[in-house]
RNA sequence: GGACGAUUAGCUCAACGGGAGAGCAUUCGCUUCACGUGUGAAGGGUUACAGGUUCGAAUCCUGCAUCGUCCA
Numbered sequence: 001g002g003a004c005g006a007u008u009a010g011c012u013c014a015a016c017g018g019g020a021g022a023g024c025a026u027u028c029g030c031u032u033c034a035c036g037u038g039u040g041a042a043g044g045g046u047u048a049c050a051g052g053u054u055c056g057a058a059u060c061c062u063g064c065a066u067c068g069u070c071c072a
Base pairs, nucleotide, nucleotide: 001071002070003069004068005067006066007065010024011023012022013021018055026042027041028040029039030038049063050062051061052060
C1' cells in the first nucleotide's frame, strides 16, 4: 500500500428499510433475623464519526477513524 470483517446501553451481543432490544451489571421493591439465592420493576442509547439516498436509515451508498485477519 491492497482485500475482507467488526464498531449498537457500563460489559457481551441481537435487531426484513418502518415500535432500538436481550442477558449480565447498576438502583429500588418482595422474599430472609441478616447476607446470598430467587422474583418483580426502574434507570441507562448522538446505533464510532461526517455526509448522501429515501416518505422513513442501526440497516442502503460515499468518505473517514480505530481494532482484527490475510496479501504484498